[in-house]
This is a predicted structure of a 145-nucleotide part of an RNA (small-subunit ribosomal RNA, 3' minor domain) from a Candidatus Uhrbacteria bacterium.

Context: one part of a larger RNA
RNA sequence: CACUGCCCGUCAAGCCAUGGAAGCUGUUUCUACCUGAAUCGGAUGAGCUAACCGCAAGGAGGCAGUCUGACACGGUAGGAGGAGUGACUGGGGUUAAGUCGUAACAAGGUAGCAGUAGGGGAACCUGCGGCUGGAUUACCUCCUU
Numbered sequence: 001c002a003c004u005g006c007c008c009g010u011c012a013a014g015c016c017a018u019g020g021a022a023g024c025u026g027u028u029u030c031u032a033c034c035u036g037a038a039u040c041g042g043a044u045g046a047g048c049u050a051a052c053c054g055c056a057a058g059g060a061g062g063c064a065g066u067c068u069g070a071c072a073c074g075g076u077a078g079g080a081g082g083a084g085u086g087a088c089u090g091g092g093g094u095u096a097a098g099u100c101g102u103a104a105c106a107a108g109g110u111a112g113c114a115g116u117a118g119g120g121g122a123a124c125c126u127g128c129g130g131c132u133g134g135a136u137u138a139c140c141u142c143c144u145u
Base pairs, nucleotide, nucleotide: 003108005105008101009100011098013095014094015093016092018090019089020088023085024084025083027081028080029079030078031077032076033075034074039070040069041068042067043066044065047063048062049061052059053058111132112131113130115128116127117126118125119124
């Protein structure tokens, strides 16, 4: 402070964070295909070759060369995750003194409440069945004196 009370919602304004969102920009990752350096492996090895074998010829081994397999980076296509941004859009929070009404609190002036359906500038209204955390009056039952 105690009805000159309390209090609800729309709308308008400021601030704050946030949801949705076509698209845009990075990023991570998966799959398929292409490419395939260096390296490593395999095959071949007519060319080359000091150590080993051989008196020698040559052999063994090795090297170059050729072919081939694996693979990094890169490229193409598709998918997944996450980040930023985003026209527009949804509500939320908050802010002494804005607007409209007056829904709730007393039987709050139509008792209220929860569910459900429809409707409405908004609080809300209406229907249906339900609850009493409803006032009043009367009756019934029980308890106390």
Lineage of the source: Bacteria > Bacteria candidate phyla > Candidatus Uhriibacteriota.
Its Rfam family is "Bacterial small subunit ribosomal RNA". Its family is annotated with ribosome and structural constituent of ribosome in the Gene Ontology.
The prediction has a mean pLDDT of 81.